RNAcentral holds the sequence, with entries from Ribocentre. This is a predicted structure of an 83-nucleotide RNA (c-di-GMP-I-GGC riboswitch aptamer) from a Nitrospirota bacterium. Its mean pLDDT, the model's own confidence on a scale to 100, is 87.
RNA sequence: CCCGAUAAAGCCAAACCCUUCGUGAGAAGGGGACGGAAAGCGACGGAUGCUAAGCAUGUCGAAGCAUGGCCGGGCUGCCGAAG
Numbered sequence: 001c002c003c004g005a006u007a008a009a010g011c012c013a014a015a016c017c018c019u020u021c022g023u024g025a026g027a028a029g030g031g032g033a034c035g036g037a038a039a040g041c042g043a044c045g046g047a048u049g050c051u052a053a054g055c056a057u058g059u060c061g062a063a064g065c066a067u068g069g070c071c072g073g074g075c076u077g078c079c080g081a082a083g
Base pairs, nucleotide, nucleotide: 002083003080004079011036012035016031017030018029019028020027021026034069040075041074044072045071046070047067048066049065050064051063054060055058
């Protein structure tokens, strides 16, 4: 370094519920744990879901939102059994 224990110490928190904010997709906080060895950071490329101006009215989509817990790639990082 690869790798990832029925290891140790810690960490994060899906669905759902509540409050506030936003025209909306959604966001922040609290509760809550399905799970996670990068479920730490970041939307660069792809993908998917959604809001939506518009008119050509549809396998349309200007402009946006979300998913890093979808994939690729990037940056950083705790622990140490076996191999």